[in-house]
RNA sequence: GACCCAUCACAAGCGCCAGUGCCCGUCUCAGGCGGGACGACGAGGAGGAGAGAGUAUCGAGUUUUUCGGCGGAAGCUCUCCCGUACCGUCCGGGUACGCACACAGCCGGUAAAUAUGCGGGUGACCGCAAAACAGAGAGGCUGUGGCCGGACAGG
Numbered sequence: 001g002a003c004c005c006a007u008c009a010c011a012a013g014c015g016c017c018a019g020u021g022c023c024c025g026u027c028u029c030a031g032g033c034g035g036g037a038c039g040a041c042g043a044g045g046a047g048g049a050g051a052g053a054g055u056a057u058c059g060a061g062u063u064u065u066u067c068g069g070c071g072g073a074a075g076c077u078c079u080c081c082c083g084u085a086c087c088g089u090c091c092g093g094g095u096a097c098g099c100a101c102a103c104a105g106c107c108g109g110u111a112a113a114u115a116u117g118c119g120g121g122u123g124a125c126c127g128c129a130a131a132a133c134a135g136a137g138a139g140g141c142u143g144u145g146g147c148c149g150g151a152c153a154g155g
Base pairs, nucleotide, nucleotide: 014071015070016069017068019067022036023035024034025033026032027031041059042058043057047081048080049079050078051077052076082098083097084096085095086094088152089151090150091149092148093147101145102144103143104142105141106140107139116129117128118127119126120125
């Protein structure tokens, strides 16, 4: 320094707030002024380097403030490299992908906020604990489809 195995740790629904709505106080009260709270609930997610673009996956909740805005993000597109697959092996190319082809079906899936309880606050709200209930993906099974050229091997 490289390779292999095992274990542990680690992620961005992340950070921020001049709008709007909300709470409190006040005034000359259709409104003005001052102060304050909120402003994303988990699941999921990386081959390496670079560039670009940018409303970047899945549901839960809410009767719509999880609104709106700014920044960011491991997602997306492109280039190169590495790797996997494409009906025996090797070589050269091509295509699609990233522990690795596409499509379809089935199985699979530890949710959290919350309800509620306790506490704090005039209040909007905040803190702790916490039942139940997802979908996508991972993973597994089945089916269908799936390159070109050369050499070699086999039949």
Molecule: glmS glucosamine-6-phosphate activated ribozyme aptamer
Organism: Vescimonas fastidiosa